Context: one part of a larger RNA
This record gives sequence, structure tokens and C1' cells, in this order.
RNA sequence: CUGGGCGUAAAGGGAGCGUAGGCGGAUUUUUAAGUGAGAUGUGAAAUACUCGGGCUUAACCGGAGUGCUGCAUUUCAAACUGGAAGUCUAGAGUGCAGGAGAGGAGAAGGGAAUUCCUAGUGUAGCGGUGAAACGCGUAGAGAAAAGGAAGAACACCAGUGGCGAAGGCGCUUCUCUGGACUGUAACUGACGCCGAGGCUCGAAAGCGUGGGGAGAAAACAGGAUUAGAUACCCUAGUAGUCCACGCCGUAAACGAUGGAUAGUAAGUGUGGGGAUAGAAUCUCAGUGCUGUAGUUAACGCAAUAAGUAUCCCGCCUGGGGAGUAUGCGCGCAAGCGUAAAACUC
Repeated sequence: CUGGGCGUAAAGGGAGCGUAGGCGGAUUUUUAAGUGAGAUGUGAAAUACUCGGGCUUAACCGGAGUGCUGCAUUUCAAACUGGAAGUCUAGAGUGCAGGAGAGGAGAAGGGAAUUCCUAGUGUAGCGGUGAAACGCGUAGAGAAAAGGAAGAACACCAGUGGCGAAGGCGCUUCUCUGGACUGUAACUGACGCCGAGGCUCGAAAGCGUGGGGAGAAAACAGGAUUAGAUACCCUAGUAGUCCACGCCGUAAACGAUGGAUAGUAAGUGUGGGGAUAGAAUCUCAGUGCUGUAGUUAACGCAAUAAGUAUCCCGCCUGGGGAGUAUGCGCGCAAGCGUAAAACUC
């Protein structure tokens, strides 16, 4: 390279938007670039292959034939792909009418709990553990009640429930705002799908500047445990956790399963909607479980496929060395991205 693969063996990019590019619905006419057929020219010789020949044989040499899968010119065909012109509505989008939702951003408000402060009541313990101790307390703690302050998180409802592209999103109200879905079939008429680069988003931790700091808590300290205990347990406790703005760009970023399209038994639960007086029932788009065919090395998957097919992108190629070195790019840094080889088994 070919071939083969990517749920768990190596392998799906963390996610979206989208450029180039690849691929692309029905139908009519046309063209003839691709495509197919014929003709002509060329495709040197040697080499190659086949047949027979010559050196004792072979290698080797010479002869005849075939081939040289290609290129150019020209004639024809018009099914398919492409180009041009036109028509269409099943894809895609718009309109109109609706209901659902922790989707996003900002502002305001709320109660429970916790800690602290204040004054009063009150007296000897509290706290903690397997048991203790460090710790707090007669300078009046803990307990119960009152008043005040602060920050963070929003019990129950709550649900293999909902929404979002992913990360993720959960007290209440208001303002602004994105998307999906259903019904209808008025409009546009292929406007589509994928998407190298690129751009944007991207948990937690971490970084910069300025705030904030109740609780819990890396580090640190002490007390225990232990042979030791740089741990598990306890008492304390800083960064950070919170807010604003700016970086970082990674995760078992997982369904370890890229996106789109078509068609493919059933059963059962659930969330949205339409029809109905109400149901039975029907339907669409989600979300779960079971399961047939099929598939798989097996486990399993199975209309939300890992089944049957088509298109596009990403990725894999024995283990270690190594996601490292070096170079380059990005970053304030931490580091991230890209990414080897020697050597070794």
C1' cells in the first nucleotide's frame, strides 16, 4: 500500500456552526465531458509470454508469433453520471393556530437550616470516639428562649420525569431570549446531507485583578491508632469553593457506540399533542424495559441496532520506550495541541 476494522480486543474527534470539497429527490427536452462501440495511426529494438532451433545440458544465443493492458485522431450510441434549459412536490424551509419544558441571560423577593454577635435566664460541664485525647468552659460554656448580622445551598414535590448540541440545567416572580414538538397544508420549489482547515461553546481543578467568606474543606498543625502511620478516626484550619471581568481547553467530556437517509415481527410502561360529549381507540415526535428475525468471538444489540443498505467526516495497525523527546503553535503560568526515533521483548 492493499485488505480489514473502531460498544468491551488498537481505534468515534468533548460538542456545535460552517468554508473548500465529496455525495445528492421526481420528470421532460437537449448536449456529449465522463461512459460504451467501431475505425485509423502510434505503442522502436531488446526485455516478457508461447512454439520450435543452436552450443553434450543449463544459463546463454538466435528465429517465428503474441502481447506491450497506453495515447492521439475520427465516426456512432445516449441508458447511467455530469453540463444547459424547463416543469413538479414526497426532501428542506416559510406562514397560520396551539400546548409542554430545572433551555439561556439579567433583576427582584422568600423561608428552613448553619455559624457568629448582643442582652437576659441558668450551672458544671460540653464536644468527640471503637475507646480516648488534643479542643471549648467558673474570665460562666453547653442547653432553652429573644433580637440582630452574614454567606452559601434551595428539603418535600422528584419520577430509568422534563429541557439543552455537548458541558450541563432544580425555591418564587418579572423582563429579554434560543430551540424542539403538534395540528393545518396557504407559500417557496431541491434551496439538501456530510464537512478537511476555520470559528464558537466547553464539568471540575488551576491562573490573573478586585470583592466576598457562613458551612464544609486540599495543604499545614495537633490528638489518637500502629511495629511505624507522612493514612483511615478526632480537634482545629488556609488556599479554593461564592460574585464580577479575563484566561485555561482538559475528564471514565461514557451510551466507552460520529452524523444523515431509507426500509425492517411483536409486547409493555411513561412524557407531549390531535380526533371524541367522554371513553375505547388512532396518530406523531420523545423516553425506558422485554423480545422475533438478523447480527456478534462471546457478552450482548435488537424500530433510540451493535440488523439490512447508501453518502460524508474522524480514527486504528503488536507490547514497552511514549502521548515522551525535539521542533512548531497556543498559554501569565500550570501546561495543552501536534508528534517521532534509537533501543528492547